[in-house]
RNA sequence: UCAGAUGGCCGGAUGGCCGCUGCUCGGGUUUCGGCCUGAGUGGAGGAAAGUCCGGGCUCCACGGAAACACGGUGCCGGAUAACGUCCGGCGGAGGCGACUCCAGGGAAAGUGCCACAGAAAGCAAACCGCCGGGCCCGUGGGCCGGGUAAGGGUGAAAGGGUGCGGUAAGAGCGCACCGCGCGGUCGGUAACGGGCGCGGCAGGGCAAACCCCACCGGGAGCAAAACCGAAUAGGGGCGGCAUCUCAGGUCUCGGCCUGAACACCCGUUUCCGGGUCGCCGCCCGGGUUGGUUGCUAGAGGCGUCCGGUAACGGGCGUCCCAGAUGAAUGGUCAUCGCCCGCAAGGGUACAGAACCCGGCUUACAGGCCAUCUGACAUU
Numbered sequence: 001u002c003a004g005a006u007g008g009c010c011g012g013a014u015g016g017c018c019g020c021u022g023c024u025c026g027g028g029u030u031u032c033g034g035c036c037u038g039a040g041u042g043g044a045g046g047a048a049a050g051u052c053c054g055g056g057c058u059c060c061a062c063g064g065a066a067a068c069a070c071g072g073u074g075c076c077g078g079a080u081a082a083c084g085u086c087c088g089g090c091g092g093a094g095g096c097g098a099c100u101c102c103a104g105g106g107a108a109a110g111u112g113c114c115a116c117a118g119a120a121a122g123c124a125a126a127c128c129g130c131c132g133g134g135c136c137c138g139u140g141g142g143c144c145g146g147g148u149a150a151g152g153g154u155g156a157a158a159g160g161g162u163g164c165g166g167u168a169a170g171a172g173c174g175c176a177c178c179g180c181g182c183g184g185u186c187g188g189u190a191a192c193g194g195g196c197g198c199g200g201c202a203g204g205g206c207a208a209a210c211c212c213c214a215c216c217g218g219g220a221g222c223a224a225a226a227c228c229g230a231a232u233a234g235g236g237g238c239g240g241c242a243u244c245u246c247a248g249g250u251c252u253c254g255g256c257c258u259g260a261a262c263a264c265c266c267g268u269u270u271c272c273g274g275g276u277c278g279c280c281g282c283c284c285g286g287g288u289u290g291g292u293u294g295c296u297a298g299a300g301g302c303g304u305c306c307g308g309u310a311a312c313g314g315g316c317g318u319c320c321c322a323g324a325u326g327a328a329u330g331g332u333c334a335u336c337g338c339c340c341g342c343a344a345g346g347g348u349a350c351a352g353a354a355c356c357c358g359g360c361u362u363a364c365a366g367g368c369c370a371u372c373u374g375a376c377a378u379u
Base pairs, nucleotide, nucleotide: 001375002374003373004372005371006370007369008368009367010366012336013335014334015333016332017331018330020043021042022041023040024039025038026037027036028035029034045350049361050360052359053358054357055356056355057221058220059219060218070217071216072215073214074213075089076088077087078086079085090104091102092101093100094099105212106211110210111209112206113205114204127152128151129148130147131146133144134143135142136141137140160178161177162176163175164174165173179201180199181198182197183196185194186193187192225293226292227291228290235284236283237282238281239280240279241278245260246259247258248257249256250255263276264275265274266273300319301318302317303316304315305314306313307312337348338347339346340345
């Protein structure tokens, strides 16, 4: 210098004018609920997003525990309020390397699947080949019956790999090394690793197929939930007035109660089924509109010290940092920064809190910092 890897940070700046909104203080006004006005002060993000996980909080359910079902997680150790997150390791895969990626328990409990191709895809199999034997014609073939799994071919996958020996040809048939399995040993908390001995190699793969094993999980969500509570409509009680027909009961013979019918409404009509039984006044309780709380001081930010490889934890100091609800956080002007363009000029990413935290994922113009790797050059 070029090409990369990892981690972290910023993501427009300053000023003027005009607004919106929370809080505090002052003034005015008031029907005491508020309203108007002045000043000061706070006012979007690294993802506020997707709403995918985990918690707090609220309500509902629940005597406790366990089991079944369902859902989730899945190497080991740690962190944490908790997690599917994070940190540190292990194993596997990729990269020259810094480093990156992996749902990574069990296939000898059982069931299922392995498409196409191929002879054969799971009690393995023999298409072309290779090598013996027999027969026939012709000296090279054909047929029959065997051996083989080296070579070819199919496939994602064909019952270890390479080499030497061996053989008719071959084959763990024998041997060496590698791989694999078993045993004990050493190191490690563990996952696992090293070395030793034994075994000629054994029932391939798929569990983000069912399943088995271990662990975890009650449901709904701030439109949760609590409180205050208009008009109108509807419900209940009391009182007054009114009360067509029939039946029954009661009776103080005025009436009252119950049932039916009539009437009206709904389902398409007959049938049938369901519902409503008048008016006025007062009181009670529930609910809607509305208002208040929940609503932001918190697993909080910043600084520093200590413990830990780290995630993280602890101590001390300091700060208060949006809280709206027809949903504020804006508009405009000037100067500057950055990008494109010869210039005039144009552009300035992704994106907008809605109860709050911890994560994950996704989007993002441009820029900065630290550490590390490889190549080349120079000293």
Bacterial RNase P class A from Parvibaculum sp., 379 nucleotides, folded computationally. The prediction has a mean pLDDT of 75. The organism belongs to Parvibaculum, within Bacteria. A source record names the gene rnpB. The sequence is in RNAcentral, with records from ENA. Its Rfam family is "Bacterial RNase P class A". The family's RNA type in Rfam is ribozyme. Its family is annotated with tRNA processing, ribonuclease P activity and dimeric ribonuclease P complex in the Gene Ontology.